The RNA shown here (c-di-GMP-I riboswitch aptamer) has 88 nucleotides and comes from an uncultured Anaerolineales bacterium.
RNA sequence: GCACAGAAACGGCAAACCUGUUGAAAAGCAGGGACGCAAAGCCACGAUCUAAAUGGUCAAUAAGCCACAUGAUGGACGGGCUACCUAG
Numbered sequence: 001g002c003a004c005a006g007a008a009a010c011g012g013c014a015a016a017c018c019u020g021u022u023g024a025a026a027a028g029c030a031g032g033g034a035c036g037c038a039a040a041g042c043c044a045c046g047a048u049c050u051a052a053a054u055g056g057u058c059a060a061u062a063a064g065c066c067a068c069a070u071g072a073u074g075g076a077c078g079g080g081c082u083a084c085c086u087a088g
Stems, first nucleotide, its partner, number of pairs: 004088001005086002012037002017032006035075001041081003045078002047073003054067004
């Protein structure tokens, strides 16, 4: 130095839930809060969630139902990229 691994240290992140807020929703953001995490850092390729608009269905404008990502999720999982520390 590299790989594996994760005992310690410096530190890091922050689930559920609550409050506020944005959104049609999924979900996001801010504050509180810690269940956990050695990639719980990053990337929507796979995958998953949602269905406003649009299209279809209908006698029909609507409602309902069906399709659809252009909307999301990196803390379900796979794949890709990068990275701190050093007992062994």
The coordinates come from a structure-prediction model, not an experiment, and the mean pLDDT is 86. The sequence was found by an Rfam model in a public genome assembly.